[in-house]
Context: one part of a larger RNA
Molecule: large-subunit ribosomal RNA, domain IV
Organism: Gluconobacter aidae
RNA sequence: CGAUGCUGAAGGAACUAGGCAAAUUGCUCGUGUAACUUCGGGAUAAACGAGACCCAAGCGUGGGCAACCAUGAUUGGGUGGCACAGACCAGGGGGUAGCGACUGUUUAGUAAAAACACAGGGCUCUGCGAAAUCGUGAGAUGACGUAUAGGGCCUGACGCCUGCCCGGUGCCGGAAGGUUAAGAGGAGGUGUGCAAGCACUGAAUUGAAGCCCCGGUAAACGGCGGCCGUAACUAUAACGGUCCUAAGGUAGCGAAAUUCCUUGUCGGGUAAGUUCCGACCUGCACGAAUGGCGUAACGACUUCCCCACUGUCUCCAGCAUCGACUCA
Numbered sequence: 001c002g003a004u005g006c007u008g009a010a011g012g013a014a015c016u017a018g019g020c021a022a023a024u025u026g027c028u029c030g031u032g033u034a035a036c037u038u039c040g041g042g043a044u045a046a047a048c049g050a051g052a053c054c055c056a057a058g059c060g061u062g063g064g065c066a067a068c069c070a071u072g073a074u075u076g077g078g079u080g081g082c083a084c085a086g087a088c089c090a091g092g093g094g095g096u097a098g099c100g101a102c103u104g105u106u107u108a109g110u111a112a113a114a115a116c117a118c119a120g121g122g123c124u125c126u127g128c129g130a131a132a133u134c135g136u137g138a139g140a141u142g143a144c145g146u147a148u149a150g151g152g153c154c155u156g157a158c159g160c161c162u163g164c165c166c167g168g169u170g171c172c173g174g175a176a177g178g179u180u181a182a183g184a185g186g187a188g189g190u191g192u193g194c195a196a197g198c199a200c201u202g203a204a205u206u207g208a209a210g211c212c213c214c215g216g217u218a219a220a221c222g223g224c225g226g227c228c229g230u231a232a233c234u235a236u237a238a239c240g241g242u243c244c245u246a247a248g249g250u251a252g253c254g255a256a257a258u259u260c261c262u263u264g265u266c267g268g269g270u271a272a273g274u275u276c277c278g279a280c281c282u283g284c285a286c287g288a289a290u291g292g293c294g295u296a297a298c299g300a301c302u303u304c305c306c307c308a309c310u311g312u313c314u315c316c317a318g319c320a321u322c323g324a325c326u327c328a
Stems, first nucleotide, its partner, number of pairs: 001323008010314002014312001019309001027051005036041001038157001052079006059072005080084001092307004097302002099299002104116002120155007132141003158294004163224003168221002170217005177212003183206002188201005225243005252286001253283001264280005
């Protein structure tokens, strides 16, 4: 000096990206327990007290015919220690917000999460030799199932809800029409031959799906405007004009896990707050199952604050063991 433990005056997070690490708490019994809530919870909430041993008394419980044995809590009195759940074992707690409902699952060896899954919701395909999938095939899974079933896709408990656009792309429907291959068809033409013929070529007409076309469909892929003016202070614009569009973002939320400018502005918390909480709305660039907004409970998740606690720190010191170091 390092590792692993133990202890520490006064202070007590001043440390640090961050209380990381450590400390605190810890058991049983009694008292007591808030907001909120899906009335189940929250809850061991929080907070407070007691606990060893001896003596006495009455009351139980179990066994026994009984004598008695074992044992429980209660009441009163006393004894000892620094310390009585005496070692070991053994929750720190509270508030706030975000995300995800929850229990689960995951990157075997840098990620456990807000990611995946989930019950619930929706769309869509499938009538059974089902759809879908594997196989060249026979065949198999689906399923010894049958639409309350099975497959695909999206969303993700619950509560309140889920607006407008079908122009583009996709999907579905459409006895017409246009276009359209091989095939059918054969007017006509060419070569050759004296010719019959042989060999080519070939217009009209006919001819499927598809595409065009006509409709439907957004919990299908997706999309959801600009400029100018206007009210008797000012400001703002309920209102008007105009251009464009398939339609111009509804409810709700909003400097947000989304806000560039930005440490926006105001309020709260601090002596002091780029974080945090509550508002405002000027949303660079939220927004409704690529779900929107809430939400009790839950979380080795993330943010901020408080109490307790501490060598994290002010500021380091000592002790123990093992190394390092010296000698052999």